Source information:
A computed fold for a 100-nucleotide RNA from an Aggregatilineales bacterium, annotated as Bacterial small signal recognition particle RNA. Its mean pLDDT, the model's own confidence on a scale to 100, is 76. The gene name in the source record is ffs. NCBI's taxonomy places the organism under Bacteria, Bacillati, Chloroflexota, Anaerolineae, Aggregatilineales. RNAcentral holds the sequence, with entries from ENA. Rfam family: Bacterial small signal recognition particle RNA. The family's RNA type in Rfam is non-coding RNA gene. The family is grouped with related families in Rfam's "SRP clan". Rfam's curators write: The signal recognition particle (SRP) is a universally conserved ribonucleoprotein involved in the co-translational targeting of proteins to membranes.

[in-house]
RNA sequence: GGUCGGGUCCUGCGCGGCGGACGCCGCCGAAUCUGGUCAGGUCCGAGAGGAAGCAGCCAUAAGGCGAUCCGUCCGGGUGCCGCAGGUGUGCCUGGCCCUC
Numbered sequence: 001g002g003u004c005g006g007g008u009c010c011u012g013c014g015c016g017g018c019g020g021a022c023g024c025c026g027c028c029g030a031a032u033c034u035g036g037u038c039a040g041g042u043c044c045g046a047g048a049g050g051a052a053g054c055a056g057c058c059a060u061a062a063g064g065c066g067a068u069c070c071g072u073c074c075g076g077g078u079g080c081c082g083c084a085g086g087u088g089u090g091c092c093u094g095g096c097c098c099u100c
Stems, first nucleotide, its partner, number of pairs: 001097008009086006015079002018075006025066004034059004042051003
């Protein structure tokens, strides 16, 4: 000096980690525009009985809070990780060849 690799570096994917959203889970949660049960009272009925139904109680929706084990999705100044590809100019490094 040449050549073939490896690392650094870049890209994609996978896995992991972190964060977020939603779901799952727990609790709360409706004057009326939800449901159930409906004291009293009301209505119908001669009566027996029946009807609608306020308050209360119970349940739940939207929503809120909590938890964050699990699931789905998203994100990155994420990783002594894995796989594949790239690697111009550099830097580090190994093999081989040539020349002095």